[in-house]
């Protein structure tokens, strides 16, 4: 100089709650506040979780249309119920990419 390991010192981040915005949410901003963290500095580039506005299905209840009656198809309305990311988490794992002071 450069890489790899550690962290005593000096210092850097900030979980959970709490306020308050922002969003449907999950979550994410600022503040306050430490449970951690040697990458808990950046990237959503592999994977894994989360929420479902909005998209499709079901199930149940109005309705519209059909000369009347019944019976099917077919459209539209609401609760509910499943499936789904474009949405989100980098303090869930990998990967990239940077990357300090002092001591061994």
């Nucleotide at each position: 100089g450069a890489g790899a390991u550690g962290c005593g010192u000096g210092g850097g981040c900030a979980a959970a709650c709490c306020a308050u915005c922002g969003g449907a949410a999950a979550c994410g901003g600022u503040g306050g506040g430490a449970c951690g963290c040697a990458a808990a500095g950046c990237u959503a580039c592999g994977g894994a979780a989360c929420u479902a506005c909005g998209g499709c299905g079901c199930c149940g209840g109005g309705g519209a249309a059909g000369a009347c009656c019944u019976g099917g198809a077919u459209c539209c309305c609401c609760u509910g119920u499943g499936c789904u990311a474009u949405g989100u988490u980098c303090g869930c794992c990998g990967g990239g990419c940077c990357g300090c002071a002092c001591u061994g």
Molecule: c-di-GMP-I riboswitch aptamer
Organism: bacterium 1xD42-67